[in-house]
RNA sequence: CUCUUAUUCCGAGCAGGCGGAGGGACAGGCCCGAUGAAACCCGGCAACCGGCCGUUUCGGCACGGUGCUAACCUGCAGGAGAACGAUAUGUCCUUCUGAAAAUAAGAG
Numbered sequence: 001c002u003c004u005u006a007u008u009c010c011g012a013g014c015a016g017g018c019g020g021a022g023g024g025a026c027a028g029g030c031c032c033g034a035u036g037a038a039a040c041c042c043g044g045c046a047a048c049c050g051g052c053c054g055u056u057u058c059g060g061c062a063c064g065g066u067g068c069u070a071a072c073c074u075g076c077a078g079g080a081g082a083a084c085g086a087u088a089u090g091u092c093c094u095u096c097u098g099a100a101a102a103u104a105a106g107a108g
Base pairs, nucleotide, nucleotide: 001108002107003106004105005104006103007102008101013042016041017040022032023031024030026075027074028073029072043069044068045067048065049064050063051061052060053059054058076098077097078096079095080094081093083091084090
């Protein structure tokens, strides 16, 4: 990097340390940030894999490997519904599915 499967609901520092200007994946919005961004350490959340335990199709612990730890909207294709309307291959809104993206596990 590609493929397969699962998840994308909730949760987690409003006084930790360090650092010193960026960050929220990408694009556009909209935001966060010297009243201190990212990264790193610590803490925490979760429980995908391993491990351990039990009353073993399940549940628990959180020891190891990851992940996550401001809040969002839109994006590409299609379906359904509402409104407008000059009745159309139109505009706009809501919603669903897929795609895309992210994470884990496995395979190449």